[in-house]
C1' cells in the first nucleotide's frame, strides 16, 4: 500500500425567525392572550417468534393437532443470544448448519444402467438357489441412502388481542313503573273562544354520541464498583427521557461543519459545491428481519514492497 473479513459509533451542531401538538402558571364567563417547559427511530417499518397487561375458558388425565430438536449456559420468555464440539465453505481473518432416532413400520431414490429396493437377472460352479463375480451409479444383488416424506422420541403449546378491558354518561326513538287522561289529554306562539280528538307528566334502568381510566415509572436510562471467556448478573448513586387520537414534533436565514479548488513556510485566507440515507411513534418490552447513508473509529486476515 492493496484486497477481505469482523465489531462499534453517527444519523449534524449552534443561534434567530415563522408555525404545529400536548402540560403548568397568570389573566379571561369562554373563545383566547402572555410566559415558562416538554415533543420520533435505530431501525418507531415488516407484524415473523417471545413475554407483560386484561377479559374468556380451565378439577385432572387421554387423544388429536401445531411448534422446536448437538451440548452446556443466559433470560420473564423465545425459533433469540453466549460458549464449545462436529460437519461444510474459504489460503486465512472468518462465515454457514431444522446438528435426535434409519433394528418399531411405511413411503420414496433423478440421471446412467440388463435390473434401484426387492429380490430377481447373467456368466462361472455346486448333491443342493451351493458358492463366487457382475459395466453403471451417491448406493448393486446387503442390516445401502433419504426423517427441511410420513413417522418415532424427547420438550413444549389453552382463546382473543389495548378496537383488549372497566368507569361516567347527552340528545332522539323505544322499554319499563307509578300518576293524570274521552266527565277530553296534549296541539293550533301568552290569555280568552273556537278547532281537533289519545296521549301526557314524572321515575328508572340499558344502549349510543360524547368523555375518562387503561396510557406510561419501567424485566426503564445513566454512570461508578464488582462477579463471569462470554451472553448475562450483582451493589450503590442519580434522573425521568412523546403519550397525542383523524392523529402534532416542520419550514426559512445565517454561522459552525464537509468536500473541491487558488494563495501562503505556516497560521489562515478567496472561491465554488454541499448540508444528505430509509423512515416515522399509537399499550409497553425482549429478539428476528427487512430498507438504507454524507461519514467517522477500532480488532484481525492474506498479499506485494521497504527496513
Nucleotide at each position: 500500500a492493496g484486497a477481505g473479513u469482523c465489531g462499534g459509533u453517527a444519523a449534524g451542531g449552534c443561534a434567530a425567525u415563522c408555525g404545529c401538538u400536548g402540560c403548568c402558571u397568570u389573566g379571561g364567563u369562554a373563545a383566547c392572550a402572555a410566559g415558562g417547559g416538554g415533543g420520533a427511530g435505530g431501525a418507531a417499518a415488516g407484524u415473523c417468534c417471545g413475554g407483560a397487561c386484561u377479559c374468556c375458558a380451565u378439577a385432572g388425565g387421554a387423544c388429536a393437532g401445531g411448534g422446536u430438536g448437538a451440548u452446556g449456559g443466559c433470560u420473564a420468555a423465545c425459533g433469540g443470544c453466549c460458549a464449545u464440539c462436529c460437519g461444510c465453505g474459504g489460503u486465512g481473518a472468518c462465515g454457514c448448519g431444522a446438528g435426535g432416532a434409519a433394528u418399531a413400520g411405511g413411503g420414496c431414490c433423478a440421471c446412467a444402467g440388463a435390473g434401484a429396493c426387492g429380490a430377481g437377472c447373467g456368466u462361472a460352479u455346486u448333491u443342493a438357489g451351493u458358492u463366487a463375480c457382475g459395466g453403471u451409479g451417491a448406493a448393486a444383488c446387503g442390516c445401502g441412502g433419504u426423517a427441511a416424506c410420513c413417522u418415532c422420541c424427547a420438550c413444549u403449546c389453552g382463546g382473543a388481542g389495548c378496537a383488549a378491558u372497566c368507569c361516567c354518561a347527552a340528545a332522539u326513538a323505544g322499554g319499563c313503573a307509578a300518576g293524570c287522561g274521552u266527565u277530553g289529554a296534549g296541539g293550533c306562539g301568552g290569555u280568552c273562544c273556537g278547532c281537533u280528538g289519545a296521549g301526557c307528566u314524572u321515575g328508572c334502568g340499558g344502549g349510543u354520541a360524547g368523555g375518562g381510566a387503561g396510557c406510561u415509572u419501567g424485566a426503564u436510562u445513566u454512570c461508578a464498583c464488582u462477579g463471569g471467556u462470554a451472553a448475562c448478573g450483582g451493589u450503590g448513586a442519580a434522573a425521568c427521557u412523546a403519550g397525542a387520537u383523524g392523529a402534532a414534533u416542520g419550514g426559512u436565514u445565517g454561522c459552525c461543519c464537509c468536500c473541491a479548488u487558488g494563495c501562503g513556510u505556516a497560521a489562515g485566507u478567496g472561491u465554488g459545491g454541499g448540508c444528505g440515507a430509509c423512515a416515522g411513534a399509537a399499550u409497553c418490552c425482549g429478539g428476528c428481519u427487512u430498507a438504507a447513508u454524507a461519514g467517522c473509529c477500532g480488532g484481525c486476515u492474506c498479499u506485494g514492497c521497504a527496513c